[in-house]
Molecule: Bacterial small signal recognition particle RNA
Organism: Cyanobacteria bacterium SW_9_44_58
RNA sequence: GAUCCGGAGUUGCGCGAUCGUAACGCCCGAACCUUGUCAGGACCGGAAGGUAGCAGCAAUAAGGGAUGCUUAUGAUAGGCGCAAGCCUCCGGGUCGUC
Numbered sequence: 001g002a003u004c005c006g007g008a009g010u011u012g013c014g015c016g017a018u019c020g021u022a023a024c025g026c027c028c029g030a031a032c033c034u035u036g037u038c039a040g041g042a043c044c045g046g047a048a049g050g051u052a053g054c055a056g057c058a059a060u061a062a063g064g065g066a067u068g069c070u071u072a073u074g075a076u077a078g079g080c081g082c083a084a085g086c087c088u089c090c091g092g093g094u095c096g097u098c
Base pairs, nucleotide, nucleotide: 001095002094003093004092005091006090007089008088009087010084011083012082013081014080015079017076018075019074020073021072022071023070024068026065027064028063034059035058036057037056042051043050044049
């Protein structure tokens, strides 16, 4: 110097952790301006019955809460796997030259 092998950095892809956001599921949740059922009472009617409807109860809206090792997405310091080129570095083998 050449060549081969291995490793590291580089690039790409993937897995996965942490944090944030959103969706879904669970819970809470509107005196009235949501719904249903509407005690009491009110109104209409000769009566039968009807009408509207407060409270209560139930279901929920906006919104909120705890949580799921669910799904999607973003970010971050890093971990692991695979591939690429051989730009750089490290180690080893072989050959040639001085």